[in-house]
Context: one part of a larger RNA
RNA sequence: CGCAGGAUAUUUGAGAGGAUCUGUCCUUAGUACGAGAGGACCGGGAUGGACGAACCUCUAGUGUGCCAGUUGUCAUGCCAAUGGCACAGCUGGGUAGCUAUGUUCGGACGGGAUAACUGCUGAAAGCAUCUAAGCGGGAAACCCACCUCAAGAUGAAAUAUCCCUUCCUUUAUGGAAUAAGACUCCUUGAAGACUACAAGGUUGAUAGGCUGGAUGUGCACGCACAGCAAUGUGUUCAGCAAACCAGUACUAAUAAGUCGAAUGG
Numbered sequence: 001c002g003c004a005g006g007a008u009a010u011u012u013g014a015g016a017g018g019a020u021c022u023g024u025c026c027u028u029a030g031u032a033c034g035a036g037a038g039g040a041c042c043g044g045g046a047u048g049g050a051c052g053a054a055c056c057u058c059u060a061g062u063g064u065g066c067c068a069g070u071u072g073u074c075a076u077g078c079c080a081a082u083g084g085c086a087c088a089g090c091u092g093g094g095u096a097g098c099u100a101u102g103u104u105c106g107g108a109c110g111g112g113a114u115a116a117c118u119g120c121u122g123a124a125a126g127c128a129u130c131u132a133a134g135c136g137g138g139a140a141a142c143c144c145a146c147c148u149c150a151a152g153a154u155g156a157a158a159u160a161u162c163c164c165u166u167c168c169u170u171u172a173u174g175g176a177a178u179a180a181g182a183c184u185c186c187u188u189g190a191a192g193a194c195u196a197c198a199a200g201g202u203u204g205a206u207a208g209g210c211u212g213g214a215u216g217u218g219c220a221c222g223c224a225c226a227g228c229a230a231u232g233u234g235u236u237c238a239g240c241a242a243a244c245c246a247g248u249a250c251u252a253a254u255a256a257g258u259c260g261a262a263u264g265g
Stems, first nucleotide, its partner, number of pairs: 001152001005163007015149004021049007033038001051106005059100004066093005071086006110144003117137004164264001165177004169172001181259004185201005206252003209248005215241003222235005
């Protein structure tokens, strides 16, 4: 821009893409078959491999500053307590998120028309013949079925709901203001390069803050006591804390602006 008024929501599915794998064991059954050796079809069940998708409860990893320990040095006048630098100084752990090595799930069932092949009836050709007329069976292949996208499918689909007023003039397929609605803008996000998408904008929990919790670290500072001291014990399952879960309008989403419909030919 189009889909002959303007919108919001929910769908249909022309078409396109994805997937389509397979082992072993048990049972049927040591049955059918076979002199024996051996040893099934059909059917039922269990458990794997590879591949794929989703997810983070468990296991494991990361987690650049969440907690603790610690070396050297400098600084805060000194002690103590802290801070800077040294790969994040090094070391031990680790929330959320993101991950696999982890967890869950998937290939199915079934239908249609068929291939090779196998049949029924059956003539040409008094017989025979699956074929000439006619009618069956039959494969991981094909079409459905399963998953995803999908009306620019210009063949532009469907359903439901909402809005349909006013003014101006040079009277036109004109201009302006509006409606439903949308956008700009703003607070943000398990969404994201930007855009888009999604949640919200005071009739508000969208983000921050605060409070509580979860969770992590592992028992803070100060003081007291014991010890010559290093240090230990008590106060203390303390102190501190990022992304997590809630609550709470304290802060910021204020204010404002823009677009947008009658010849519905």